This is a predicted structure of a 73-nucleotide RNA (transfer RNA) from a Puniceicoccales bacterium. The sequence was found in a public genome assembly. NCBI's taxonomy places the organism under Bacteria, Pseudomonadati, Verrucomicrobiota, Opitutia, Puniceicoccales. Its Rfam family is "tRNA". Rfam's curators write: Transfer RNA (tRNA) molecules are approximately 80 nucleotides in length. Rfam classes the family as a transfer RNA.

RNA sequence: AGGGGAAUAGCUCAAUUGGAAGAGCAGCGGUCUCCAAAACCGCAGGUUGGGGGUUCGAGACCCUCUUCCCCUG
Numbered sequence: 001a002g003g004g005g006a007a008u009a010g011c012u013c014a015a016u017u018g019g020a021a022g023a024g025c026a027g028c029g030g031u032c033u034c035c036a037a038a039a040c041c042g043c044a045g046g047u048u049g050g051g052g053g054u055u056c057g058a059g060a061c062c063c064u065c066u067u068c069c070c071c072u073g
Base pairs, nucleotide, nucleotide: 001072002071003070004069005068006067007066010025011024012023013022019056027043028042029041030040031039049065050064051063052062053061
């Protein structure tokens, strides 16, 4: 320099053909317990890396930038 992939909750990851974002763990509260852990129930947590575009509608499509990983030289 060229090519490919990834970026979504605090962490690890889902989200079908574009129909509007969810799980596990962690956190908080409750039940249970002498107390705690475990288990069970509930709650909260999101500018979907930044910007722009297409569309009635974008996490998913297009352009660009940033960071990380892999391949070629």